[in-house]
Model confidence (mean pLDDT): 82 of 100. This is a predicted structure of an 82-nucleotide RNA (transfer RNA) from Geoglossum umbratile. Lineage of the source: Eukaryota > Opisthokonta > saccharomyceta > Geoglossales > Geoglossum. Rfam family: tRNA.
RNA sequence: GGGCAAUUGGUCUAGUGGUCUGAUAUCUGCUUCGCACUCUUGUGUAUGCAGAGGGUCGUAGGUUCGAUUCCUACAUUGUCCA
Repeated sequence: GGGCAAUUGGUCUAGUGGUCUGAUAUCUGCUUCGCACUCUUGUGUAUGCAGAGGGUCGUAGGUUCGAUUCCUACAUUGUCCA
């Protein structure tokens, strides 16, 4: 220098034209046994359940009634070739 692939909440991930899914983390409430502190109907931590908040879908244009989705350029990362 060239080819290909990827980019979606803090992190990971589903979705490939009709207002983005789940997990995890965070926060709140409740539950239960254990542990620690404490001596009290207590506090913290852990377990389980429920809920909440959190996304200009990498950036900018284009196509379309409508774009996370299709097209183009660019950026970043990975990989291959030279």